[in-house]
RNA sequence: GCGCCCUUAGCUCAAUGGAUAGAGCACCGGUCUUCUAAACCGUAGGUUGCCGGUUCGAGUCCGGCAGGGCGCACCA
Numbered sequence: 001g002c003g004c005c006c007u008u009a010g011c012u013c014a015a016u017g018g019a020u021a022g023a024g025c026a027c028c029g030g031u032c033u034u035c036u037a038a039a040c041c042g043u044a045g046g047u048u049g050c051c052g053g054u055u056c057g058a059g060u061c062c063g064g065c066a067g068g069g070c071g072c073a074c075c076a
Stems, first nucleotide, its partner, number of pairs: 001072007010025004018056001028042004049065005
């Protein structure tokens, strides 16, 4: 330099272009317990990497950029 893939909650991941973006774990609160753990219940937590475009409507489609991963090429 070329190609492909990934970027969504603290972490791991879902979500056919359409209703208020969800789940598990973690955190916090509660029940239980002498206390803790476990178990059960509940709350909170998101500008869906950034900037644009298409659309009545974008996490999803398109362009650019950034970060990460893999492969290939170059390395006189």
The RNA shown here (transfer RNA) has 76 nucleotides and comes from Olegusella sp.
The source organism's lineage runs through Bacteria, Bacillati, Actinomycetota, Coriobacteriaceae and Olegusella.
The RNAcentral record of the sequence draws on ENA.
Model confidence (mean pLDDT): 81 of 100.
Rfam family: tRNA.